[in-house]
Context: one part of a larger RNA
RNA sequence: GGAUGAACGCUAGCGGGAGGCCUAAUACAUGCAGGUCGAACGGUAAGGUCCCUUCGGGGAUACACGAGUGGCGGACGGGUGCGUAACGCGUACGAAAUAUACCUUUUACAGGAAGAUAGCCCCGGGAAACUGGGAUUAAUACUCCAUAGUAUUGCGGAAUCGCAUGAUUUUGCAAUUAAAGCUUCGGCGGUAAAAGAUUAUCGUGCGUCCCAUUAGUUAGUUGGUAAGGUAACGGCUUACCAAGACGAUGAUGGGUAGCUGGUCUGAGAGGAUGAUCAGCCACACUGGGACUGAGACACGGCCCAGACUCCUACGGGAGGCAGCAGUAGGGAAUAUUGGACAAUGGGCGAAAGCCUGAUCCAGCCAUCCCGCGUGCAGGAAUAAGGCCCUAUGGGUUGUAAACUGCUUUUUUUGGGGAAGAAAAACAUCAAUUUAUUGAUGCUUGACGGUACCCAACGAAUAAGCACCGGCUAACUCCGUGCCAGCAGCCGCGGUAAUACGGAGGGUGCAAGCGUUAUCC
Numbered sequence: 001g002g003a004u005g006a007a008c009g010c011u012a013g014c015g016g017g018a019g020g021c022c023u024a025a026u027a028c029a030u031g032c033a034g035g036u037c038g039a040a041c042g043g044u045a046a047g048g049u050c051c052c053u054u055c056g057g058g059g060a061u062a063c064a065c066g067a068g069u070g071g072c073g074g075a076c077g078g079g080u081g082c083g084u085a086a087c088g089c090g091u092a093c094g095a096a097a098u099a100u101a102c103c104u105u106u107u108a109c110a111g112g113a114a115g116a117u118a119g120c121c122c123c124g125g126g127a128a129a130c131u132g133g134g135a136u137u138a139a140u141a142c143u144c145c146a147u148a149g150u151a152u153u154g155c156g157g158a159a160u161c162g163c164a165u166g167a168u169u170u171u172g173c174a175a176u177u178a179a180a181g182c183u184u185c186g187g188c189g190g191u192a193a194a195a196g197a198u199u200a201u202c203g204u205g206c207g208u209c210c211c212a213u214u215a216g217u218u219a220g221u222u223g224g225u226a227a228g229g230u231a232a233c234g235g236c237u238u239a240c241c242a243a244g245a246c247g248a249u250g251a252u253g254g255g256u257a258g259c260u261g262g263u264c265u266g267a268g269a270g271g272a273u274g275a276u277c278a279g280c281c282a283c284a285c286u287g288g289g290a291c292u293g294a295g296a297c298a299c300g301g302c303c304c305a306g307a308c309u310c311c312u313a314c315g316g317g318a319g320g321c322a323g324c325a326g327u328a329g330g331g332a333a334u335a336u337u338g339g340a341c342a343a344u345g346g347g348c349g350a351a352a353g354c355c356u357g358a359u360c361c362a363g364c365c366a367u368c369c370c371g372c373g374u375g376c377a378g379g380a381a382u383a384a385g386g387c388c389c390u391a392u393g394g395g396u397u398g399u400a401a402a403c404u405g406c407u408u409u410u411u412u413u414g415g416g417g418a419a420g421a422a423a424a425a426c427a428u429c430a431a432u433u434u435a436u437u438g439a440u441g442c443u444u445g446a447c448g449g450u451a452c453c454c455a456a457c458g459a460a461u462a463a464g465c466a467c468c469g470g471c472u473a474a475c476u477c478c479g480u481g482c483c484a485g486c487a488g489c490c491g492c493g494g495u496a497a498u499a500c501g502g503a504g505g506g507u508g509c510a511a512g513c514g515u516u517a518u519c520c
Stems, first nucleotide, its partner, number of pairs: 001520004006516005013372006019365002021330001026328003030325003035072003040069002043065002047063001048061005079283003088208008098200002103196007111145003121134005151176011181188002209255003216246003221243008258280004262273004285306005308319004336362001338361003344358001345356004375406004385397005412456005420447001426441007464509005469490003475504005485492002
């Protein structure tokens, strides 16, 4: 000198863009953050509409829909950095050792049957959370039979090729395993197989902090055979056999730490760092476990144990903000218990739509960056006052002010007023490739009456902070008298202090200026 997720002191007019618990992965009141589908199903608690009514209510509904069965999604999105020195991450290869819901393409199929169960109803238990029994009912829920192959398994044959195990193609026999309907008749779904896409998993080379005042470590340990397990390879697991495996090219142990793209600095090499944004990993009160599922060993799922908090009728129950706000605590220190789904994106749905603290916006904070303003021109009795001096005078503050003229960025008031919106749906028309495309119309804005534009008034609403001995731009007077104090280093102060305190003047930066901390 540059930089910062900064803090502190003094000060403060505005706008745009960005950023905002670095500490206690401490504990959490309250609200919200994951639902959706009636075009899968039995139905009807509420509402709408219609009908009846004894005015209590009853019935219907291709309006709609609570609770329930079922499907899809809750494995995404959002948070945090505890752990981890590791194939965790980065990069480059490999899988001839793998899986992949939804999506796209292709081929084939969808015949028949049976029994339950929730809800509803009835009877109970319990303070509650919840729960027991009986009767009865549906499905794209569950089960059985049939049919089936480029599927799976077993036994065989042939060809081509490679990278060792082998791979690809073709062929014969046998066995095993499927399906679901809804419909506005347009379609949407279902099953099997193949291919693609996407996503995930696994293996390997190289790279990845400090300590040798850590030198030896290891028994499923290293390898083999067999079996089990897995989507799959593998000591992944088990039995048996062998005695190996790693290590000064640093094993093992200890400490510290999420990694990267990047960021800061530097001419570069390098050094430091890993906030915001993006990719990967790990975690979800602490520890363990599996279930469901295409996918989890699952933040707002389940079970067990523990600590803590809460409710209780003392028998028993409930909970997990490292989601968004917010509270307490800790701290030098870090924001609103806001608005909207209008846009972008996601889930479900045929769609309308519903949900979305993702997201888009607004609020707070000079925390940072950028921009603008606090006026411009003229004006000398060089006024008064202040300060200084060689003091009837001179210098300086200083064209500074007053005064005259001008302007109105900005402020205030009044008026106008966006872009961001493309659509989807619906209606009409057209085209054909016959389920899509195109055209026209109609509709939708949280921000927001915001940005922006116009007009009016009037210099009106707007300057501080640090420093002035040298380094280092900027000097005099007074006070003090090794005192009070200053100080980044050298150092200043003991009676003429440009170094302390005040004043006048000056210098630097400026809505900021200094100080502190940290990095280069």
Molecule: small-subunit ribosomal RNA, 5' domain
Organism: metagenome